Bacterial RNase P class A from a Candidatus Aminicenantes bacterium, 391 nucleotides, folded computationally. Of the family's consensus pairs, 93% are formed in the model. Model confidence (mean pLDDT): 76 of 100. It matches the Rfam family "Bacterial RNase P class A". By type it is a ribozyme. The source organism's lineage runs through Bacteria, Bacteria candidate phyla and Candidatus Aminicenantota. It was read from a public genome assembly, where an Rfam model found it.
RNA sequence: GGAAGCAGACAAGGGAUCGCCGGAGCCAUAAUAAUGAAACCCAUUAUAAUGGUUCGGGAGGAAAGUCCGGGCUCCACAGGGAAGGAUGGUUCCCAACGGGAACUGCCUGCCAAUACGGCAGGUAAGGAAAGUGUCACAGAGAACAGACUGCCUGCGGAAAACCUGAAUAUCCGGUUUUCCCGGGUAAAGGUGAAAAGGUGAGGUAAGAGCUCACCGUUCUGGCGGGCGACCAUCAGAACUGAGGCAAACCCCAUCCGGAGCAAGGCUAAACAGAGGGCGAUACGGUUUCCCCGACCAAUGUCCCGGGUUAGCCGCUGGAGCAAUUGAGCAAUCAAUUGCCUAGAUAAAUGAUCCUUUACGACAGAACCCGGCUUACCGUCUGCUUCCGAUG
Numbered sequence: 001g002g003a004a005g006c007a008g009a010c011a012a013g014g015g016a017u018c019g020c021c022g023g024a025g026c027c028a029u030a031a032u033a034a035u036g037a038a039a040c041c042c043a044u045u046a047u048a049a050u051g052g053u054u055c056g057g058g059a060g061g062a063a064a065g066u067c068c069g070g071g072c073u074c075c076a077c078a079g080g081g082a083a084g085g086a087u088g089g090u091u092c093c094c095a096a097c098g099g100g101a102a103c104u105g106c107c108u109g110c111c112a113a114u115a116c117g118g119c120a121g122g123u124a125a126g127g128a129a130a131g132u133g134u135c136a137c138a139g140a141g142a143a144c145a146g147a148c149u150g151c152c153u154g155c156g157g158a159a160a161a162c163c164u165g166a167a168u169a170u171c172c173g174g175u176u177u178u179c180c181c182g183g184g185u186a187a188a189g190g191u192g193a194a195a196a197g198g199u200g201a202g203g204u205a206a207g208a209g210c211u212c213a214c215c216g217u218u219c220u221g222g223c224g225g226g227c228g229a230c231c232a233u234c235a236g237a238a239c240u241g242a243g244g245c246a247a248a249c250c251c252c253a254u255c256c257g258g259a260g261c262a263a264g265g266c267u268a269a270a271c272a273g274a275g276g277g278c279g280a281u282a283c284g285g286u287u288u289c290c291c292c293g294a295c296c297a298a299u300g301u302c303c304c305g306g307g308u309u310a311g312c313c314g315c316u317g318g319a320g321c322a323a324u325u326g327a328g329c330a331a332u333c334a335a336u337u338g339c340c341u342a343g344a345u346a347a348a349u350g351a352u353c354c355u356u357u358a359c360g361a362c363a364g365a366a367c368c369c370g371g372c373u374u375a376c377c378g379u380c381u382g383c384u385u386c387c388g389a390u391g
Stems, first nucleotide, its partner, number of pairs: 001387010012356007020058002023055007031047006060362001064373002067371005072260004079292003084256005089103005104125001105123007126251002131249002133245003148189002150185005156180008197215006216239007224231002264313004273304001275303004284296003320339008357360001
């Protein structure tokens, strides 16, 4: 100097003129109420309205998706069960989470060289020895799984050649080769993503954990380290094909009341109930369906029909933000100090000019907050690794 990865900050800035929304202060106008003494006037205070003026504030890292978790509101005894759903290595953090931090196992890459190795990245990472299911094609055979090519063998059958015994031929006997039938084999070869633990030696008719040595896998048990997941080591048993897949059904552990700001509350206004069903030995109802329990309940409850579509609250001071100190590897927690940063309601921040430069993408709050996912032009900062150059 370049590249990659991880983490963080910004997201056009400044000035001038006019314009929009909301807040605080001041002034004025007229109205209402109270008080000052009874009426008027006057004065003070409060309320709402109109106008003017001063001060400061006004969309995001994702405001998107509506995927998780909550705050808050209502139902409400938020009780139990079943069904259903979600999560899944360990420990810690958090209000909680399917989120975050550290660590462990496994995988990948680089360095390195046998060490419990270092660094970086990934991980949907409980159970396959409870059961069911599935693994195309190829292959003999794909998990209660097997003989295609081969190897060995038989007083088996057939054929050929050679040898032997006795002069020849036949017969008898033996050896080799080929084919058929039967038995043994799973070492060698082939198929496949995956095939009967691996290497070596012995042994065998030929072979095989058949036997042995050293390893490997699974299970059981012991000592040591660690909060733990696990690490390391020793001993014993077994080698039954203890193959893959649970992001297959399933099993195990933990968790889950529901609905949602169009929640909910207040004010004003309007209208139609001679409507129908069930019903006091409880019909009916109680915020997923089902069961049990509990509660409400006769002015009850369900169905049908009519009216109300106006305004106000909820609506922004928060599990809030920043700085410093302390604890902790970190996530984070505590203390002290300081700050107040949108609340629209058919939907507010726009227009013009000048200037700077990264010439600016994705993109606009609607009760609020913590995450996840998706979109995205570019600038800066820090850490780790690699490459190149120089000293």